[in-house]
């Protein structure tokens, strides 16, 4: 330098024939217990890596850039 894959909640990830974002764990609270843990219930938490474009509408499609892993040179 070229190519492939990936970047979404604090962490691990899902969501890709475009229709205004979810799970598990973690966290807070509640209930329970003599107390703790486990298990149960409720809740908070995201401008979907950044910018631009297409569209009525973009996490999703197109372009540029940044970061990570791997392959080629």
């Nucleotide at each position: 330098g070229g190519g492939a894959c990936g970047g979404u909640a604090g962490c691990u990830c899902a969501g890709u024939u475009g229709g205004u974002a979810g799970a598990g764990c973690a966290c807070a609270c509640c209930a329970u217990u003599g107390g703790u843990a486990a298990g149960g219930g409720u809740g908070g938490g995201g401008u979907c890596g950044g910018g631009a474009g297409u569209u009525c509408g973009a996490a999703u499609c197109u372009c540029c850039c940044c970061c990570g892993u791997c392959c080629c040179a």

Model confidence (mean pLDDT): 81 of 100. This is a predicted structure of a 73-nucleotide RNA (transfer RNA) from a seawater metagenome. The RNAcentral record of the sequence draws on ENA. It matches the Rfam family "tRNA". The family's RNA type in Rfam is transfer RNA. Gene Ontology term of the family: triplet codon-amino acid adaptor activity.